């Protein structure tokens, strides 16, 4: 010096939960609080995960099935030249979030084996 990492020493961070604030949400910030953490310091660069405001698409009527309820989607039937509007509605979607999900980058305290 590199790896590595104690029942060591000095310090550090702070999950759940509670309160307040911010945010559409996921989540964040501050205070309290400690489950844990050797990078649980820093960087959303790659993957994963979460959310879906904006955007795009869909939503004729009746029965069945389904649902907390309603709607969408499913299925059967019927009608139209064309399925309007609509909304706690359905689908897609990150530009949002997460580094205490995993990689990667970067900086750093201590030193038993």
């Nucleotide at each position: 010096g590199a790896c590595c990492g104690a029942u060591a020493a000095a310090g550090g961070c702070a999950a759940a939960c509670c309160u307040g604030c911010c945010g559409a949400a996921a989540g964040g910030c501050a205070g309290g609080g400690a489950c844990g953490c050797a990078a649980a310091g820093c960087c959303a660069u790659g993957g994963g995960u979460c959310u879906a405001a904006a955007g795009c698409c869909c939503c004729g009527c009746a029965g069945c099935a389904g649902u907390a309820u309603g709607a969408u989607a499913g299925u059967u039937g019927c009608a139209u030249g064309a399925u309007u509007u609509g909304g706690u509605g359905g689908g897609c979607c990150a530009u949002g979030a997460u580094u205490g999900c995993c990689a990667g980058g970067u900086u750093g305290c201590c030193g038993a084996a």
Predicted 3D model of a 113-nucleotide RNA (c-di-GMP-I riboswitch aptamer) from a Bacillota bacterium.
Its Rfam family is "c-di-GMP-I riboswitch aptamer". Rfam links the family to the GO term cyclic-di-GMP binding. Rfam describes the family as follows. GEMM was predicted in a large-scale screen for bacterial structured RNA regulatory elements.
It was read from a public genome assembly, where an Rfam model found it.
Lineage of the source: Bacteria > Bacillati > Bacillota.